[in-house]
RNA sequence: CUCUUAUUCAGAGUGGUGGAGGGACUGGCCCUGCGAAACCCGGCAACCGUUCUUGUCAAUAGAUGAGAAAAGGUGCUAAAUCCUGCAAAACGCUAUGUUUUGAAAGAUAAGAG
Numbered sequence: 001c002u003c004u005u006a007u008u009c010a011g012a013g014u015g016g017u018g019g020a021g022g023g024a025c026u027g028g029c030c031c032u033g034c035g036a037a038a039c040c041c042g043g044c045a046a047c048c049g050u051u052c053u054u055g056u057c058a059a060u061a062g063a064u065g066a067g068a069a070a071a072g073g074u075g076c077u078a079a080a081u082c083c084u085g086c087a088a089a090a091c092g093c094u095a096u097g098u099u100u101u102g103a104a105a106g107a108u109a110a111g112a113g
Stems, first nucleotide, its partner, number of pairs: 001113008013041001015040003021031003025085001027083002042077003047073002050069008081105001086102006
C1' cells in the first nucleotide's frame, strides 16, 4: 500500500511543555493567543490479548454464548465520521429545499497478501 470482516448518534482534562495552526478530501460551517498542531501526563473505551464468574456442546483436549475486571498491544479524548458530496423514496411545491434509507469515501481494530 491492497484485500476481507466488524464498528462508526455512547464515553473521556479549568493539567504540563509548546508556540500557529487545526477539523482526511470537496463545498460549507466551525475551533483556535481566554493558546492550534505536536509531545508528555491524566482519562475514556473494550477491537485483539489476558484474568475471573457462569450457561451450552464435547469422553477428554477444547469450542462457543453471556457477564465482570483492566496492570498488556492498539485506538480514541470539540461539534454524529461536525454537515455534505453518489443513488433511491417520501414530503414539499420551485427554496434546487426538508426528511429517511442505502452506497461511496474516511477512521479504528483484527486477519490475509